A computed fold for a 73-nucleotide RNA from a Phycisphaeraceae bacterium, annotated as transfer RNA. The source organism's lineage runs through Bacteria, Pseudomonadati, Planctomycetota, Phycisphaerae and Phycisphaeraceae.

RNA sequence: GGCUGGGUAGCUCAGUUGGUAGAGCGUGGCACUGAAAAUGCCGAGGUCACCGGUUCGAGCCCGGUCCCAGCCA
Numbered sequence: 001g002g003c004u005g006g007g008u009a010g011c012u013c014a015g016u017u018g019g020u021a022g023a024g025c026g027u028g029g030c031a032c033u034g035a036a037a038a039u040g041c042c043g044a045g046g047u048c049a050c051c052g053g054u055u056c057g058a059g060c061c062c063g064g065u066c067c068c069a070g071c072c073a
Stems, first nucleotide, its partner, number of pairs: 001072007010025004019056001027043005049065005
């Protein structure tokens, strides 16, 4: 330098043919308990890596850039 895969919540990851961004764990509150653990209920937490484009509408499609892993040279 070229190719492939990936970048989404604090962590690990989903997200179907473009139509209100989710789960588990973690975390805060409450219930339960003599007190805890476990369990149950409720909540907070997001510039979907960045810039631009297409579209009524983009995490998803198109172009470019950055970062990570692997392969080729």

Its Rfam family is "tRNA". Rfam describes the family as follows. Transfer RNA (tRNA) molecules are approximately 80 nucleotides in length. It is annotated as a transfer RNA.
RNAcentral holds the sequence, with entries from ENA.
RNAcentral records the identical sequence in 2 taxa.
The coordinates come from a structure-prediction model, not an experiment, and the mean pLDDT is 84.